Overview
Model confidence (mean pLDDT): 87 of 100. This is a predicted structure of a 354-nucleotide part of an RNA (small-subunit ribosomal RNA, central domain) from a Candidatus Pacearchaeota archaeon. The sequence was found in a public genome assembly. The source organism's lineage runs through Archaea, Nanobdellati and Candidatus Pacearchaeota.
Context: one part of a larger RNA
RNA sequence: UUGGGUCUAAAACAUCCGUAGCUGUUCUAGGAAGUCUCUUGUGAAAUUCUGCAUCUUAAGUGUGGAAAUUGCAAGAGAUACUCCUAGAAUUGAGACCGGGAGACGUAGGAAGUACGUCCGAAGUAGCGGUAAAAUGUGUUAAUCUCGGGCGGACUAACGAUAGCGAAGGCAUCCUACGAGAACGGUUCUGACAGUGAGGGAUGAAGGCUAGGGGCGCAAAACGGAUUAGAUACCCGUGUAGUCCUAGCAGUAAACACUGCACACUAAACAUUGGGACCUCCUCGAGAGGUUUCAGUGCUGUAGGGAAGCCGGAGAGUGUGCUACCUGGGAAGUAUAGUCGCAAGGCCGAAACUU
Numbered sequence: 001u002u003g004g005g006u007c008u009a010a011a012a013c014a015u016c017c018g019u020a021g022c023u024g025u026u027c028u029a030g031g032a033a034g035u036c037u038c039u040u041g042u043g044a045a046a047u048u049c050u051g052c053a054u055c056u057u058a059a060g061u062g063u064g065g066a067a068a069u070u071g072c073a074a075g076a077g078a079u080a081c082u083c084c085u086a087g088a089a090u091u092g093a094g095a096c097c098g099g100g101a102g103a104c105g106u107a108g109g110a111a112g113u114a115c116g117u118c119c120g121a122a123g124u125a126g127c128g129g130u131a132a133a134a135u136g137u138g139u140u141a142a143u144c145u146c147g148g149g150c151g152g153a154c155u156a157a158c159g160a161u162a163g164c165g166a167a168g169g170c171a172u173c174c175u176a177c178g179a180g181a182a183c184g185g186u187u188c189u190g191a192c193a194g195u196g197a198g199g200g201a202u203g204a205a206g207g208c209u210a211g212g213g214g215c216g217c218a219a220a221a222c223g224g225a226u227u228a229g230a231u232a233c234c235c236g237u238g239u240a241g242u243c244c245u246a247g248c249a250g251u252a253a254a255c256a257c258u259g260c261a262c263a264c265u266a267a268a269c270a271u272u273g274g275g276a277c278c279u280c281c282u283c284g285a286g287a288g289g290u291u292u293c294a295g296u297g298c299u300g301u302a303g304g305g306a307a308g309c310c311g312g313a314g315a316g317u318g319u320g321c322u323a324c325c326u327g328g329g330a331a332g333u334a335u336a337g338u339c340g341c342a343a344g345g346c347c348g349a350a351a352c353u354u
Base pairs, nucleotide, nucleotide: 004325005324006323007308008307012322014202015201016200017199021195022194023193025089026088027087028086029085030084031083033082034081035078036077037076038075039074040073041072042071048066049065050064051063052062053061054060092192093189094188095187096185097184098183104178105177106176107175108174109173110172111155112154115151116150117149118148119147120146121145126137127136163170164169207248208247209246210245211244212243216242217241221237222236223235224234259321260320261319262318263317264316267299269297270296271295272294273293274292275291276290277289278288279287280286303310304309327354328353329352337346338345339344
């Protein structure tokens, strides 16, 4: 390389947008580049097959014929498919309109309990902590109880197998400004689509820079225990950090360890959002049922799979495009490059060993 693969054996980029590329709905007409047919030229000889001859024979050699050289060029045709040009269509895609759903985002405002601290009142000897203790704290009045002020963080119950978001993620309430999806209508555009190398944007926690803030928690650090020791587990303190603003960084078991899109392929149950219809009705934004579209789950048929299991939300049957894998270790290391303030990130070997 070919082939085979990528849930768990090596292997789906953290996620999305998108350039080139690759791939792409139906019909009509034309062209004839790919494709197909025919003809001509060329495609050295040796080699291969075969007739004859010849070294006594054979291998060999000579000579005639055939085949092949899967190619290239020119000319003449064919037009199903691909392609190109022109025209048309509406199912794909998009736009528009309608009423709903949502912890979707950004900004601003408001609230709530708890916690901490300060002040006041009341009250007296312990409190705290543990398996047990001690460090700690308290007559300068603690712990406990009541009232008030201030502070920062967080958002119980509702809460769900629920919802939204591309992923990371998102949860008190209100407002403003934005965004997306589903359903329904079938008004408009008329293939405008799919994927996507490079590229761009977003990206938990922790980390970094500058300025704020700092209640609680808490790496580091200190003390008390435990222990043979205890640089730990347990206890008491406690600084970065955690919070806000503006930047950087760009990684995670960033996981469903499952790339995206489209089509097809038994059923049953639950649940969320919309539509259509039916019944009941206290006529309510009510209750129940049938059905349909879209999502989220669970059981399971065919089928698949090494099995576990997956199973209309596929790991089934097919198509298009991308990324990645090729024994273990050395190693996600070294080197070069590149990005970063740094920490480090991206790309990424070999010797050697087995």
Rfam family: Archaeal small subunit ribosomal RNA. The literature on the family includes a 2001 paper in Science by Yusupov et al., "Crystal structure of the ribosome at 5.5 A resolution". The family has 86 seed sequences and 709 matches in Rfam 15.1.